Predicted 3D model of a 71-nucleotide RNA (transfer RNA) from an archaeon. It matches the Rfam family "tRNA". Rfam's curators write: Transfer RNA (tRNA) molecules are approximately 80 nucleotides in length. It is annotated as a transfer RNA. Gene Ontology term of the family: triplet codon-amino acid adaptor activity. The sequence is in RNAcentral, with records from ENA.

RNA sequence: GCGAUUGUAGUUUAAUGGUAGAACGUCCGGUUGUGGUCCGGGAAACGAGGGUUCGAUUCCCUUCUUUCGCU
Numbered sequence: 001g002c003g004a005u006u007g008u009a010g011u012u013u014a015a016u017g018g019u020a021g022a023a024c025g026u027c028c029g030g031u032u033g034u035g036g037u038c039c040g041g042g043a044a045a046c047g048a049g050g051g052u053u054c055g056a057u058u059c060c061c062u063u064c065u066u067u068c069g070c071u
Stems, first nucleotide, its partner, number of pairs: 001070004007064001010024004018054001026042005047063005
């Protein structure tokens, strides 16, 4: 340089173009003499920029990033 692959919450990950879910973690409360366990509740995410579409995490383009291959 060329080709492919990956990107969603703090972490691990779901989601056929139609309200982005879960687990662990975190915060608040309950339970407990304290802590853990358990119970209830909350906050928190689509790598970036464009395009198509009534509607995009999803399709297209560019770009960045992860990993792999070729030279």